[in-house]
The RNA shown here (transfer RNA) has 73 nucleotides and comes from a Thermoproteota archaeon. The RNAcentral record of the sequence draws on ENA. Model confidence (mean pLDDT): 84 of 100.

């Protein structure tokens, strides 16, 4: 230097034929328990990497860059 995937909640992710951002586990707070685990029920947390464009509307479709696996050389 060429390819090809991936970047979403603290971690692990779903969502990519444009139209309300999931879920698991953790974190709170409440039931249960003599008390904790384990269960049930409720809650909080997201500039979707960054920046720019199409578009009434962008995690998603375009462009540029960052950053991480991986293949060629």
């Nucleotide at each position: 230097g060429g390819g090809a995937g991936g970047g979403u909640a603290g971690c692990u992710c779903a969502g990519u034929g444009g139209g309300a951002g999931u879920a698991g586990c953790g974190c709170c707070c409440g039931g249960c328990u003599g008390a904790a685990g384990a269960c049930c029920g409720g809650g909080a947390g997201g500039u979707c990497g960054a920046g720019a464009g199409u578009u009434c509307a962008a995690a998603u479709c375009u462009c540029u860059c960052c950053c991480c696996u991986c293949c060629c050389a």

Its Rfam family is "tRNA". It is annotated as a transfer RNA. NCBI's taxonomy places the organism under Archaea, Thermoproteati, Thermoproteota.